Bacterial large signal recognition particle RNA from an Oscillospiraceae bacterium, 268 nucleotides, folded computationally. Of the family's consensus pairs, 90% are formed in the model. Its Rfam family is "Bacterial large signal recognition particle RNA". It is annotated as a non-coding RNA gene. The RNAcentral record of the sequence draws on ENA. The coordinates come from a structure-prediction model, not an experiment, and the mean pLDDT is 77. It is recorded under the gene name ffs.
[in-house]
RNA sequence: CCAUACCAGCCGGGGAAGUAGCGGAGCCCUGCACCUGAAAUCCGCUAUAGCAGGGGUUGAUCCCCUCCUUGAGGACAGAAGCGAUGCGGUCAUGGAGCGCUCUUUGCUGUGAUGACGAGUGGGUCUUGCGCAAUCGGCCGCCGUGAACCAUGUCAGAUGGGGAACCAAGCAGCAUUAAGCGGUCCCGUCGAUGUGCCGCGAGGGUGCCUGCUCCGAGCAGGAAAGGCGAUUUCCGCGCAAAGCCGAAGUUCGAUUUGAGGGUGUAUGG
Numbered sequence: 001c002c003a004u005a006c007c008a009g010c011c012g013g014g015g016a017a018g019u020a021g022c023g024g025a026g027c028c029c030u031g032c033a034c035c036u037g038a039a040a041u042c043c044g045c046u047a048u049a050g051c052a053g054g055g056g057u058u059g060a061u062c063c064c065c066u067c068c069u070u071g072a073g074g075a076c077a078g079a080a081g082c083g084a085u086g087c088g089g090u091c092a093u094g095g096a097g098c099g100c101u102c103u104u105u106g107c108u109g110u111g112a113u114g115a116c117g118a119g120u121g122g123g124u125c126u127u128g129c130g131c132a133a134u135c136g137g138c139c140g141c142c143g144u145g146a147a148c149c150a151u152g153u154c155a156g157a158u159g160g161g162g163a164a165c166c167a168a169g170c171a172g173c174a175u176u177a178a179g180c181g182g183u184c185c186c187g188u189c190g191a192u193g194u195g196c197c198g199c200g201a202g203g204g205u206g207c208c209u210g211c212u213c214c215g216a217g218c219a220g221g222a223a224a225g226g227c228g229a230u231u232u233c234c235g236c237g238c239a240a241a242g243c244c245g246a247a248g249u250u251c252g253a254u255u256u257g258a259g260g261g262u263g264u265a266u267g268g
Stems, first nucleotide, its partner, number of pairs: 001268006009057003012030004020046005034054004063261005073251004081243002085239004091235001094234002098228003102225004107220004117213008125202006131195002133192006140183005150175004158167003
């Protein structure tokens, strides 16, 4: 130096989470890199950190160490931005809406047939009395209206008388009482959510109106500005669950290259 055999090593790795710590398994990333069994209310191990069983490959461009390159993905972090929602009306600045004997501009209506104002008197309102009206009743008038217990006259009939005549008296007729109906409204009584009515008392916010005085504005609304107050409706300011996410720190597979290291036995 070469060959053969055995053996060390290797036959995936990483992240978060979990754990005293390590690994497996479950989730995620990468990658293609054996088989079987159990394992999240977990399974096994102890810094030499999976367990049990089986298999393959191999002393090196393939195993191990160091450095470089690359950087999937993850963890921590959390600027700026968005933001339900909350607070703020002394909110530097607003907007919306509100008020004004404010300022300016002009408009409309009305006013010497007298504005505004003042004085005085009424009406509307409440109530008392009266009057009228309406309604109802009474009186009056008309009609009807009593078998007998209303009147008058009383046919017939009846009684008395010698007679003349007299008496009582039903029906009928007439007139009436009580009653019933109608009519007029002169008169009278009563009633009332009636009334361009009369006389009083009260009331007096509002409205209407007469008279007298005064002598020039009065009323309405619009625009611009100003002032004042109110309200979180919008804006604005502050805060904010949450969303999104930069810088930074960290772990890190994969990738690239360089350097170094490395068994045992036998034979040649």